[in-house]
This is a predicted structure of a 349-nucleotide part of an RNA (small-subunit ribosomal RNA, central domain) from an uncultured bacterium.
Context: one part of a larger RNA
RNA sequence: CUGGGUGUAAAGGGAGCGUAGACGGUGAUGCAAGUCAGAAGUGAAAGCCCGGGGCUCAACUCCGGGACUGCUUUUGAAACUGUGUAACUGGAGUGCAGGAGAGGUAAGCGGAAUUCCUAGUGUAGCGGUGAAAUGCGUAGAUAUUAGGAGGAACACCAGUGGCGAAGGCGGCUUACUGGACUGUAACUGACGUUGAGGCUCGAAAGCGUGGGGAGCAAACAGGAUUAGAUACCCUGGUAGUCCACGCCGUAAACGAUGAAUAUUAGGUGUCGGGGGACAAAGUUCUUCGGUGCCGCAGCAAAUGCAGUAAAUAUUCCACCUGGGGAGUACGUUCGCAAGAAUGAAACUC
Numbered sequence: 001c002u003g004g005g006u007g008u009a010a011a012g013g014g015a016g017c018g019u020a021g022a023c024g025g026u027g028a029u030g031c032a033a034g035u036c037a038g039a040a041g042u043g044a045a046a047g048c049c050c051g052g053g054g055c056u057c058a059a060c061u062c063c064g065g066g067a068c069u070g071c072u073u074u075u076g077a078a079a080c081u082g083u084g085u086a087a088c089u090g091g092a093g094u095g096c097a098g099g100a101g102a103g104g105u106a107a108g109c110g111g112a113a114u115u116c117c118u119a120g121u122g123u124a125g126c127g128g129u130g131a132a133a134u135g136c137g138u139a140g141a142u143a144u145u146a147g148g149a150g151g152a153a154c155a156c157c158a159g160u161g162g163c164g165a166a167g168g169c170g171g172c173u174u175a176c177u178g179g180a181c182u183g184u185a186a187c188u189g190a191c192g193u194u195g196a197g198g199c200u201c202g203a204a205a206g207c208g209u210g211g212g213g214a215g216c217a218a219a220c221a222g223g224a225u226u227a228g229a230u231a232c233c234c235u236g237g238u239a240g241u242c243c244a245c246g247c248c249g250u251a252a253a254c255g256a257u258g259a260a261u262a263u264u265a266g267g268u269g270u271c272g273g274g275g276g277a278c279a280a281a282g283u284u285c286u287u288c289g290g291u292g293c294c295g296c297a298g299c300a301a302a303u304g305c306a307g308u309a310a311a312u313a314u315u316c317c318a319c320c321u322g323g324g325g326a327g328u329a330c331g332u333u334c335g336c337a338a339g340a341a342u343g344a345a346a347c348u349c
Base pairs, nucleotide, nucleotide: 003321004320005319006318007303008302012317014201015200016199017198021194022193023192025088026087028085029084030083031082033081034080035077036076037075038074039073040072041071042070048066049065050064051063052062053061054060091191092188093187094186095184096183097182098181103177104176105175106174107173108172109171110154115149116148117147118146119145120144121143125136126135162169163168206247207246208245209244210243211242215241216240220236221235222234223233258316259315260314261313262312263311266294267293268292269291270290271289272288273287274286275285276284277283278282298305299304322349323348324347331342332341333340334339
């Protein structure tokens, strides 16, 4: 390499868009590159295989046949692949009519709570813990009332509810804007699927510049605990957390399950639509799309999966090949740095 695999044993790229490539719907017709059939030439001899012969046998050797699966030329076939032409509508897309949604971006607004400031009432404690102490407080704290400031997050609703490709998204209003779904069947007419490279997005932490800073809180300080306690507990507390712009590009980025299409028992809940029946509130039947649970066949080492497959098939990409050494070294690319990406070997079991 092949083969066999990738939920949990090694193995699905964090996610999307998309280039090359690979693969690709229905009927008609032409060509004949692939494909198939016939013929001719060639495929040296020896060797090889089969049948005979000669050395007493054998090795060896001679004769005949086969094979040499290939190449070239030529004559045909047209099912399949390819290719050309003109078509089709079922795949795909557009239009039209609708309802749903924490999808995104920006601006504005709101109430509860914490903290701080000012003023009033009021007096000796408050706070914290397993118990304490550090800490705060007679310079009047804690508590309580009124007013003000500022930042961050949005209780209830809230739901294996919704939306998004993933990361993720939750107070309210407005503006701009993306996608999905249902119905219809007017339009285009295979325009599709996947996607090496490439490009874009990408939690938290971290970095740069400038703001902001209420609460929380790495580091740090103190108090406890303890044999010790560089911890767990407590009192404080700086980066950070927040905003704008620019980097970083990683996560148990998980459903540890790549994308797409088709087929394959049922039952039950829920979300968004459509259609029908019953006179109707409503009940019930049915259909499309999502999201859960149970379960048959089948699969599976088991656990389990089971129309949201880990079933049955097809297409394309990514990845794995004993453990350690090691996601290390070296080199290269990227980055301000931190580091990221790519990624060995010796040796050892």
Rfam family: Bacterial small subunit ribosomal RNA. The coordinates come from a structure-prediction model, not an experiment, and the mean pLDDT is 88.